[in-house]
């Protein structure tokens, strides 16, 4: 230098172009003499950045940034 791949909640990961979810962690409550375990509820997201396509984009296209890999 070229190519491939990944980037979504604090962490690990889902999500046919049509309401962004789960587990764990954290918060509150129940249970318990207390803790742990168990149960319930609520909260938590400018989907890496900037544009484009579309009635509608996490998803498709382009550029860039960062991580990983391959070739030279």
């Nucleotide at each position: 230098g070229c190519c491939c791949u990944c980037a979504u909640a604090g962490c690990u990961c889902a999500a046919c172009g049509g309401u962004a979810g789960a587990g764990c962690a954290g918060u509150u409550c129940c249970c318990u003499u207390u803790u742990a375990a168990g149960g319930a509820a609520a909260a938590g997201g400018u989907u890496g950045u900037a544009g484009g396509u579309u009635c509608g984009a996490a998803u498709c296209c382009u550029a860039c940034u960062g991580g990983g890999g391959g070739c030279a």